[in-house]
RNA sequence: GGACGGGCCUCUGGAGAGACCAUGAAAUGGCGCCGAAGGGGCAAACCCGUGCUUAUAAAAGCAGGGUGUAUCUCUCAGGCAAAAGGACAGAGACAGUUUA
Numbered sequence: 001g002g003a004c005g006g007g008c009c010u011c012u013g014g015a016g017a018g019a020c021c022a023u024g025a026a027a028u029g030g031c032g033c034c035g036a037a038g039g040g041g042c043a044a045a046c047c048c049g050u051g052c053u054u055a056u057a058a059a060a061g062c063a064g065g066g067u068g069u070a071u072c073u074c075u076c077a078g079g080c081a082a083a084a085g086g087a088c089a090g091a092g093a094c095a096g097u098u099u100a
Base pairs, nucleotide, nucleotide: 001099002098003097004096007094009092010091011090012089013088018031020030021029022028032080033079034078038076039074040073041072045067046066047065048064050063051062052061053060054059
């Protein structure tokens, strides 16, 4: 110096849904909503060899169990004027692995 993944930080962009009612805001409660912090769930496929069936054996099938992606789904949390937050994307720097 390059490559790799995307760990931490900085900058930029960044959606959706009631400025609802109780009371002017917060909190709390009520009704109605959103999905892009976080979190939960799942398909195919693969594995297990627990049970049953077929079978000379290998093996196959069914049930059961495990692994199993998401911007899908749930809406626990969070959010529904602005602010803040915000998955993700771009740029930069630091660190890590690898390499000349």
A computed fold for a 100-nucleotide RNA from a Clostridiaceae bacterium, annotated as Glycine riboswitch aptamer. The model forms 85% of the base pairs in the Rfam consensus.